[in-house]
Molecule: c-di-GMP-I riboswitch aptamer
Organism: Nitrospirota bacterium
């Protein structure tokens, strides 16, 4: 340094549910709170799932898969 992922050590993000709330809308974001996450950081390439349309299509979802890139720690 790669792989790997501890009954280790410091953190750290936050399901869903409540309020507020952009937006036609799926839902983004802010507080509370804690399902659970070793990337549950970043990013829409390819699926898949959801919306607005509905002949094409555009948008959300990354905490649905799968590939990319990046980052703590160092047991086995």
């Nucleotide at each position: 340094u790669c792989c790997c992922g501890a009954c280790a050590a410091a953190g750290c993000c936050a399901a869903c549910c409540c309020c507020u709330g952009c937006g036609c809308g799926a839902c983004a974001a802010g507080g509370g709170g804690a399902c659970g996450g070793a990337a549950a950081g970043c990013a829409a390439c390819g699926g898949g799932u959801c919306u607005u349309a509905a002949g094409g299509a555009a948008g959300a979802u990354g905490g649905c898969c799968g590939a990319g890139c990046u980052g703590c720690c160092g047991a086995a």